[in-house]
RNA sequence: GGGGCAUUCGUCUAGCGGCCUAGGACAUCGCCCUCUCAAGGCGAAGGUCGCGGGUUCGAAUCCCGCAUGCCCCACCU
Numbered sequence: 001g002g003g004g005c006a007u008u009c010g011u012c013u014a015g016c017g018g019c020c021u022a023g024g025a026c027a028u029c030g031c032c033c034u035c036u037c038a039a040g041g042c043g044a045a046g047g048u049c050g051c052g053g054g055u056u057c058g059a060a061u062c063c064c065g066c067a068u069g070c071c072c073c074a075c076c077u
Stems, first nucleotide, its partner, number of pairs: 001073007010026004018057001028044005050066005
């Protein structure tokens, strides 16, 4: 330098153009239960969907650029 893949709540993950102002698990917080803790039950909070632009009536989803990470190839030695 060329190519490929990935990026979504604190962490892991679902999502395949409209039913998504984004669902689940764990963690966190509150309440219940308990002598107390754990376990269990109920509930809550937590997301600029990496950043910018484009396409579309409509984008987490399609296209382009950029950033970061991983992999492959080439070049150099």
Transfer RNA from Anaerolineaceae bacterium 4572_32.1, 77 nucleotides, folded computationally. It matches the Rfam family "tRNA". Rfam's curators write: Transfer RNA (tRNA) molecules are approximately 80 nucleotides in length. It is annotated as a transfer RNA. Its family is annotated with triplet codon-amino acid adaptor activity in the Gene Ontology. The sequence is in RNAcentral, with records from ENA. Taxonomically the source falls in Anaerolineaceae (Bacteria, Chloroflexota, Anaerolineae, Anaerolineales).